[in-house]
């Protein structure tokens, strides 16, 4: 200079006309008029978590469902560091991160053989040769073949043995912990998936503001089923436990307010639109500086995304135009 990582921050001012929601003041027969205030970083999704209403009471244990390394934090939750394990030259970034020796299951094809584990070619011993017996070092098959690499050894070969890695095991040493480190022993056969089903641990009533609570309107009822050893309710089931009636089919009448509902508080649902300036951004145009670029000024023309409260907090997800900050990485090149 340039290419990157991770955090934050703004999300266009201002005035004038005219139009619309609300609140409050004046005034009119009635229309009026005046002040003040009117949508975000996501308000969108409805993904997860509370507040809050109901379901008389919210308890118990199955199912279901949600989390899953330590640590710390919350009403809960999200979040902070920190470990480990994959990617990245790093700064970083992902991780649905407990168990595979409790069980079940699947790993097609290919390959001898993918756990009852077997030898296809090859190497070597016997043989005249067939045929026998030994091996699993090499080769091929495949995503995965009896841990890897070198050396002794052997008829050939093999952890058979030996160094070193790698894996167990077992004290110590740091550290709150997950875990890390080095020691010392042991030759040490047995792949991966539980984001397969399961196993362990932890937490979890249920529906939702069209929840709910008031006040007004209005009626016509008729048939059938169970009936206290029923029937209903705690929104799967079963236990308790409460109420005393439930369901189901036909057909008739009303459906309107209040609040719940908040410093914008609607309810078909308001927060617009022009006009001028200033800003930001993109071009052209002259100037200035300079080797050039890049910057500065002026001046034309163009344009500012993504959208859109409706009980309410807080966290993910997802769209975006213009820009503004901090911190730290790499590659060059200069002192």
């Nucleotide at each position: 200079c340039g290419a990157g990582a991770u955090c934050c921050c703004u999300u266009g001012a201002u005035g004038g006309u005219c139009g619309c929601g609300c609140a409050g003041g004046c005034a009119u027969g009635a229309u009026g008029u005046c002040u003040g205030u009117g949508a975000g970083g996501a308000a969108c999704u409805u993904c997860c978590g509370g507040g809050c209403u109901c379901c008389a009471u919210a308890g118990a244990g199955c199912a279901c469902g949600a989390c899953g390394g330590c640590g710390g934090g919350u009403u809960a939750a999200a979040c902070c560091g920190c470990c480990c394990a994959g990617g990245g030259u790093g700064a970083c970034c992902u991780g649905a991160g407990a168990g595979a020796u409790a069980g079940c299951g699947c790993a097609g094809c290919a390959g001898a053989a993918a756990a009852c584990a077997a030898a296809c070619c090859g190497c070597c011993u016997u043989u005249c040769a067939a045929a026998a017996g030994g091996u699993a070092a090499g080769g091929g098959u495949g995503a995965a073949a009896u841990g890897g690499u070198g050396g002794c050894g052997c008829a050939a070969g093999a952890g058979a043995c030996c160094a070193c890695c790698g894996g167990g095991c077992a004290a110590c040493u740091g550290g709150u912990a997950a875990c890390a480190g080095g020691u010392g022993c042991c030759g040490c056969a047995a792949u991966g998936c539980a984001a397969g089903c399961c196993u362990c641990g932890u937490c979890g009533g249920g529906a939702g503001c069209a929840a709910a609570g008031c006040c007004a309107a209005g009626c016509a009822g008729g048939a059938a089923a169970c009936a206290a050893u029923g029937g209903g309710g705690c929104u799967g089931c079963u236990c308790g436990u409460c109420c005393c009636g439930u369901u189901u089919c036909c057909g008739g009448g009303u459906a309107g307010g209040c609040c719940g509902c908040u410093g914008a508080g609607a309810u078909g649902g308001a927060u617009g639109a022009c006009c001028a300036u200033c800003c930001g951004u993109g071009u052209g145009c002259u100037g200035c500086c300079u080797g050039a670029u890049c910057g500065c000024a002026g001046u034309g023309c163009a344009u500012g995304a993504c959208a859109g409260a409706a009980c309410u907090c807080g966290g993910g997800g997802u769209a975006u135009a213009a820009g503004g900050g901090a911190u730290c990485u790499c590659u060059u090149u200069u002192a």
Bacterial RNase P class A, 335 nucleotides, folded computationally.
Its Rfam family is "Bacterial RNase P class A". Rfam links the family to the GO terms dimeric ribonuclease P complex, tRNA processing and ribonuclease P activity.
It was read from a public genome assembly, where an Rfam model found it.